[in-house]
Molecule: RNase P RNA; transfer RNA
Organism: Gaiellaceae bacterium
RNA sequence: GCAGGCCGGGUGACCGCGGGCGGCCGGCGUUCUCGCUGAGAGCGCGAGCCGCUCGAGGAAAGUCCGGACACCACAGGGCAGGACGCUCCCGGGAGGGAGGCGGCGAAAGCCGACGGAAAGUGGUACAGAAAGCAAACCGCCGGCGACGGAUCUCCGGAGACGUCGUCGGUAAGGGUGAAACGGUGGGGUAAGAGCCCACCAGCGCCGUGGUGACACGGCGGCUCGCCAAACCCCGUCCGGUGCAAGACGAAACAGGCUCCGGUGAGGUGGCCCGCCGAGGAGCCGGGUACGUCGCUCGAGAUAGAUGGUCACCCUCGACAGAAUCCGGCUUACAGGCCUGCUACA
RNA sequence: GGGCGCGUAGCUCAGCGGGAGAGCACUCGCUUCACACGCGAGGGGUCGCUGGUUCGAUCCCAGCCGCGCCCA
Numbered sequence: 001g002c003a004g005g006c007c008g009g010g011u012g013a014c015c016g017c018g019g020g021c022g023g024c025c026g027g028c029g030u031u032c033u034c035g036c037u038g039a040g041a042g043c044g045c046g047a048g049c050c051g052c053u054c055g056a057g058g059a060a061a062g063u064c065c066g067g068a069c070a071c072c073a074c075a076g077g078g079c080a081g082g083a084c085g086c087u088c089c090c091g092g093g094a095g096g097g098a099g100g101c102g103g104c105g106a107a108a109g110c111c112g113a114c115g116g117a118a119a120g121u122g123g124u125a126c127a128g129a130a131a132g133c134a135a136a137c138c139g140c141c142g143g144c145g146a147c148g149g150a151u152c153u154c155c156g157g158a159g160a161c162g163u164c165g166u167c168g169g170u171a172a173g174g175g176u177g178a179a180a181c182g183g184u185g186g187g188g189u190a191a192g193a194g195c196c197c198a199c200c201a202g203c204g205c206c207g208u209g210g211u212g213a214c215a216c217g218g219c220g221g222c223u224c225g226c227c228a229a230a231c232c233c234c235g236u237c238c239g240g241u242g243c244a245a246g247a248c249g250a251a252a253c254a255g256g257c258u259c260c261g262g263u264g265a266g267g268u269g270g271c272c273c274g275c276c277g278a279g280g281a282g283c284c285g286g287g288u289a290c291g292u293c294g295c296u297c298g299a300g301a302u303a304g305a306u307g308g309u310c311a312c313c314c315u316c317g318a319c320a321g322a323a324u325c326c327g328g329c330u331u332a333c334a335g336g337c338c339u340g341c342u343a344c345a
Numbered sequence: 346g347g348g349c350g351c352g353u354a355g356c357u358c359a360g361c362g363g364g365a366g367a368g369c370a371c372u373c374g375c376u377u378c379a380c381a382c383g384c385g386a387g388g389g390g391u392c393g394c395u396g397g398u399u400c401g402a403u404c405c406c407a408g409c410c411g412c413g414c415c416c417a
Stems, first nucleotide, its partner, number of pairs: 001341007009313007017055008027045008057319001061330002064328005069242004081238005086099005100114001101112004115233002120231002122227003137174002139170010151158002182200006201223001203220007246293004255284006266276003314317001346416007355369004363400001371387005393409005
């Protein structure tokens, strides 16, 4: 330096908070019994006191994936939309392990959203001649024509070379760009060019090894830009919503049905008279407030609990705290311990 | 607790992958006796942050940060 695993202040005392269990004191409700202004027993509820016991994390976080669970939808299939994308193995899945390939590193090792650009569409600004079935600005080379012209001359001309024009060849060189139609070297040529050759990159076929991704070797024709975290194509998968899902109980108000009611319902502390005088009672379904469940599985509520003080010790303590549960991924994290490996001394 | 959306100048917002912009505000000048209005010019940006894809990112993708809305 790298990888993997573990811990993440400790001990004691006192006080405090939440849950569970047990006990005690007294209260309320309800049911039953009795010898009935009450007493006793059972059950339930709430508060108090005492004792015992349990009480946050490796990420409880982000809500990024997958699942359980619940409700809604659903004959079957498709479109749209979304997610994923090398190979093998494990797994229900998310995901994990090993390997291949590519990149980084001296190494241990780390990182990778890693199918298809030869199905199609699109983009590739500026610069540059040209940015995609290529093209030709400068340059290089050749033919022809005109002009100039060293030199030679038998004085008629011939004419290296240069300039301009035109026709053609070329893509080696220059310049632009992120990127210029394989790269380097040699041969070849008028100049050049995979035109030819060697090596390398890439493509196709064959052989060998490997379950496979792929690797190695041989042969062939010579070359095809990049972008799919652009649309898209191919393959695999996906119904939607989420515990504020949902279930049960259930006031009040409103509604429906039935019955009773000025021949007086009902009220007036129990009854009668008297007085007041129009609603009252029962049932029903839906379901709000509210309550309970869902919900706790070695924490578990429904205002939501983990804290404080003191003493001692050490390396002086980071990131951070449950809210339906589980698995995974990612992110944050002072410091310490263990194991293995690499490099240097 | 769960589900969505948004961060661009002081404010409100635009912005087919190639120059960062508009309106208001601010500064200066002109106009006016002066102010306002008007006219002209100008300054001002870590495009929330960090990485990745790409030749190139405000834009595409991922992870963080902040804010807002909805659901009993």